[in-house]
Context: one part of a larger RNA
Parts: sequence; C1' cells; structure tokens
RNA sequence: CCCUGGUUAAGGAACUCUGCAAACUGGCACCGUAUCUUCGGUAUAAGGUGUGCCUUUAGUAGGUGAAGGAGCUUGCCUCUGGAGCCGAACGGGGUUGCAACAAAGAGUCCCUCCCGACUGUUUACCAAAAACACAGCACUCUGCUAACUCGUAAGAGGAUGUAUAGGGUGUGACGCCUGCCCGGUGCCGGAAGGUUAAGGGGAUCUGUUAGCUCUGCGAAGCAGUGAACCGAAGCCCCGGUAAACGGCGGCCGUAACUAUAACGGUCCUAAGGUAGCGAAAUUCCUUGUCGGUUAAAUACCGACCUGCAUGAAUGGCGUAACGAGAUGGGAGCUGUCUCGACCAGGGAUCUG
Repeated sequence: CCCUGGUUAAGGAACUCUGCAAACUGGCACCGUAUCUUCGGUAUAAGGUGUGCCUUUAGUAGGUGAAGGAGCUUGCCUCUGGAGCCGAACGGGGUUGCAACAAAGAGUCCCUCCCGACUGUUUACCAAAAACACAGCACUCUGCUAACUCGUAAGAGGAUGUAUAGGGUGUGACGCCUGCCCGGUGCCGGAAGGUUAAGGGGAUCUGUUAGCUCUGCGAAGCAGUGAACCGAAGCCCCGGUAAACGGCGGCCGUAACUAUAACGGUCCUAAGGUAGCGAAAUUCCUUGUCGGUUAAAUACCGACCUGCAUGAAUGGCGUAACGAGAUGGGAGCUGUCUCGACCAGGGAUCUG
C1' cells in the first nucleotide's frame, strides 16, 4: 500500500450520477392499523406494549385413560369407572443485570408518479427488463384422405382429435371504449368484354419435278413455312373487405377594447384525427408558462395546449394487487461525508 472485518466524539446524506455501500429494523404474544379496492386484499400497513429467573396460582385447569363393575347382539363390543402418568395459562408476590427473543438466526418504513395486469420466461459466460410468455379478446383458414407441417416418396405429425375441434395472425387481466377512409397494396367474390400459353387449325408462300405452248410455266406427292379461327387461369375490368398492409390536409377572412374565432370563402383529397391523453419512455425550439416541493431544482408532481413529429387491438385511456423494473420526495438510520482515527486477520512489494 491492497483486501476482508470491527469500533468511533459532535454532526447526520452536507457524500454522490444515485443513500452506491454500510447502518437501522428483525422472533413470539397482545393492542392498534389510513388511503385505495376487482371487497379477496392493501396489512407484519403505519405505530405501540410485553418478554429472564424464583415463589404462589397448582400437581389446579386440561390431556391420557389401567384395574374393577354392568349389559348383551359374545365383540379388537358398548356403558361405567377412575388408578397411574403427562401437565399449563391468566393473576399475586419476589429477585438479578447496562441489557431478559441478553448469544446466533430472522422485514427498514411511508408518499407520489411511469411501465408491465398478475405467478412465470430470457441474452449458459457484461443486459432479468418496460423485452418474451400469459389467461382473455378479435380476425382468418379448415367438413376430415381437414387445413397446416416434415419427407423425393412410402409415410408421419395434426389426432386414435372432428368446428365448444385444429392451424395461422394480431392484441394482451379487468373497467370504459375502439371514430373516418376501400383511392394504392393485399385478400375474397364476379364473370359480360379486352389481353393471353401450350395445343388444335391449316390459308398462303417456298424447294423439288411428271408434264407443257419451254428466256419460262408447273399438277400430284414429298419436304419446309405457317395467316385467320378455337383456346384456361392470370392480368385489365366490376364489386366487397381496415381487430387486412396502411392513411387520417392547406390558405384567407370574420364578433361594439384588444385578443380569439362559434361563423364564412376557397383549393386539394380515398378520407382529412373522433373519444381520450398530451413539453409525455413521444416536445425540436425548451431549463416552454403557471402552481406545488426546496434557502436555492435543467429534476419531480399538478395544470395549460403552441401535439417540430399523440391517438384508438401496429390498440386509446384508466386501474386494486403484484415488481431484485424506472423517476421524485419524506421518516428512521448510519464513517457515504465534514475528516479523519484506531484495532484484528490476510496479501503483494520494499528493507533488514
């Protein structure tokens, strides 16, 4: 010097990103217990009092229940009986110590707010969470040789199940709710028209040459070419569908102070954000403004709304209980600090 412990006057968070760490609390019995609440809880809420030993209470209350006796249904029976054994408490009196759950072991508590309902799960070896899951809700597919998944296949799972079942997707207890838009993309339905493959079809043209009236023409056949026409789904097209993917405006004017604009005009759109919430885990400007808390607050809580860029199952807003979750405040407590000091054990290094 480092590590692990112990003690510390006065103060008591002044430390610090943060009470990180440490300290306080702690068992049992009794008293007592707010707010909120889904009436279960919250709750060991909070906050108090008691606690050893001796004597008495008392061999008492209580527990156990032998022998014996009675009965019959003769049994590991019933009733009676109380021996023996075990053995308190409340209360009274006394007594020791600094201290009686004397050691050890064994909650710190309260208030506010955010997120997630909850118990669970997770990054084996830097993250345990607000992430995942969840019960519940919704949409969608699937009629059984089910959909779907694995496999080239046979086959298997689904399921020895059958729509109160099974698969997929989203949301995520509960309460109150979940607005408008189908123009784009997707999905579902439709089939008149347009487009459209293989295939069917075989016009036309070309090569070849029997023949001929022979600069040439040219049947049949054989080769090649391949037009019209017929021709499915799909796409175009017509509808539906948002708890499908998603989206949810701008400018100008207007009220008898001012300000503001219930009101009007205009442009655009598929439709222009409803209820809620809102400087928010979302707010750039921003330490917004006001109020509360503080001596003092870029924090926190409550409001306001000018939402850069909230918003309704990519769920919105609340919410008791719960949380090794995040923020702020308070009480207690402390070597975190003012500001250090001392002690014990262990270790590295140096010196001898």
Notes: Predicted 3D model of a 352-nucleotide part of an RNA (large-subunit ribosomal RNA, domain IV) from Hydrogenimonas thermophila. Lineage of the source: Bacteria > Pseudomonadati > Campylobacterota > Campylobacterales > Hydrogenimonas.